RNA sequence: GUGGCUGUGGCGCAGCAGGUAGCGCGGCACCUUGCCAAGGUGCAGGCCGCGGGUUCGAUCCCCGUCAGCCACU
Numbered sequence: 001g002u003g004g005c006u007g008u009g010g011c012g013c014a015g016c017a018g019g020u021a022g023c024g025c026g027g028c029a030c031c032u033u034g035c036c037a038a039g040g041u042g043c044a045g046g047c048c049g050c051g052g053g054u055u056c057g058a059u060c061c062c063c064g065u066c067a068g069c070c071a072c073u
Base pairs, nucleotide, nucleotide: 001072002071003070004069005068006067007066010025011024012023013022019056027043028042029041030040031039049065050064051063052062053061
């Protein structure tokens, strides 16, 4: 330098060929218990790496760009 993959709440991930994002763990509150652990219920937390474009509407398409990983030269 070229090509490919990945980039979604604190962490690990999902999101079927566009219709305003969910799961597990973790956090907080309450319930349960004599206490702890375990269990149960609820809540908070992301607008999807960043910037544009297409569209009535994009995490999901197009362009650029940044970071990580892999391969090639």
Molecule: transfer RNA
Organism: bacterium